[in-house]
Formats: sequence, structure tokens, C1' cells
RNA sequence: CUUGGAAAAAGGCAAACUAUCCGAAAGGAUAGGACGCAAAGCCACCUGCCGUAAGCAUGGAAGAAACGGUCGAGGGGUUGCCCAA
Repeated sequence: CUUGGAAAAAGGCAAACUAUCCGAAAGGAUAGGACGCAAAGCCACCUGCCGUAAGCAUGGAAGAAACGGUCGAGGGGUUGCCCAA
């Protein structure tokens, strides 16, 4: 440096749910809490999935565009502890 693994050791993160706050919503933040995770660290580049306040369209809706979200949906990029080869 690359690949593989998570038996051991040291650790790390934190689902659902609850409370408060932000948001039109999806969803996010903080605290509690642990379902689980060898990247469940970080990044919205590609794909998927989710949302629709205002505007556009319409008799009305569906909608189209646009914007937002999701990395614990997958790929990709990037950083990293231990062990083995």
C1' cells in the first nucleotide's frame, strides 16, 4: 500500500419510540433510548424512493416543471481502529 475478516482487545455509531424545537410536507436538530451496524464516518456525483407550500396548468383534480429530502436503499468518491495474507 492492497485485499479479506470482525474471533479477541480498545472503542465507535445509534433504529423504533418518547419529549422539545425547526419545516407546508417529506424530513431534520437536541436529549433520553438501543433495533442493529466492520464504515450505520463524511460527500447529493449517478440511480432509486419520499415530499408539494407558492407559482404554472385545469371547470376541478390528476399533473408538468422546479425545488426540497433520504448516505441505516444501492453504486461511486473520500477518510479511518484492530487482526490476517
The RNA shown here (c-di-GMP-I riboswitch aptamer) has 85 nucleotides and comes from a bacterium.